The RNA shown here (SAH (S-adenosyl-L-homocysteine) riboswitch aptamer) has 91 nucleotides. The coordinates come from a structure-prediction model, not an experiment, and the mean pLDDT is 75. Rfam family: SAH (S-adenosyl-L-homocysteine) riboswitch aptamer. Gene Ontology terms of the family: S-adenosylhomocysteine metabolic process and regulation of gene expression. Of the family's consensus pairs, 100% are formed in the model.

RNA sequence: CUCACCGAGGAGCGUUGCGACGAAAUCUGUUUUAACACGACGAUUUCGCUAGGCUCGGUGACGUUUCCAUCCGCAACGGCGCUCACGAACU
Numbered sequence: 001c002u003c004a005c006c007g008a009g010g011a012g013c014g015u016u017g018c019g020a021c022g023a024a025a026u027c028u029g030u031u032u033u034a035a036c037a038c039g040a041c042g043a044u045u046u047c048g049c050u051a052g053g054c055u056c057g058g059u060g061a062c063g064u065u066u067c068c069a070u071c072c073g074c075a076a077c078g079g080c081g082c083u084c085a086c087g088a089a090c091u
Stems, first nucleotide, its partner, number of pairs: 001063001002061008010084006018053001021048007029041003052077001
């Protein structure tokens, strides 16, 4: 670095829906077959669902890369509307 899990980044309600996910349908599509069909894969469409999918820290794992060791420190972001909490400032 990749993947998975856990924790944190204050919270609630409403709302939209890109990607992902689920369902259905379609395809002179791919694979399979003697040939169809079914199945699997791919593409398209419709409907449903969805605003921590991001970052940081920790743990684990097949592997890859790098590395002399130690110490210290830890945040920045997160569609829209409303509300609460916390902090500061002003009156």